[in-house]
């Protein structure tokens, strides 16, 4: 230069056309003399930028950015 994957909550990942979730991690509470564990509550996230198809985009298409591997 080409080719294939990745970007969704802090983190780590799911969802591949009907308007977003898990698990950690954080808040608040039960519990305890006090903690630590262990229960229960609590999620409005420009879903990487932008066009574009559609009634309807996180998803499906162009182009850019970031990042990873693979060929020169």
């Nucleotide at each position: 230069g080409c080719c294939c994957g990745g970007g969704u909550a802090g983190c780590u990942c799911a969802g591949g056309g009907g308007u977003a979730g898990a698990g950690c991690a954080g808040u608040g509470g039960a519990u305890u003399g006090a903690a630590a564990a262990u229960c229960c509550u609590c999620g409005u996230g420009u879903c990487g930028g932008u066009g574009g198809u559609u009634c309807g985009a996180u998803u499906c298409c162009g182009c850019c950015c970031c990042u990873g591997g693979g060929c020169a």

Transfer RNA from Shimia litoralis, 72 nucleotides, folded computationally.
NCBI's taxonomy places the organism under Bacteria, Pseudomonadota, Alphaproteobacteria, Roseobacteraceae, Shimia.
Rfam family: tRNA. By type it is a transfer RNA. Rfam links the family to the GO term triplet codon-amino acid adaptor activity.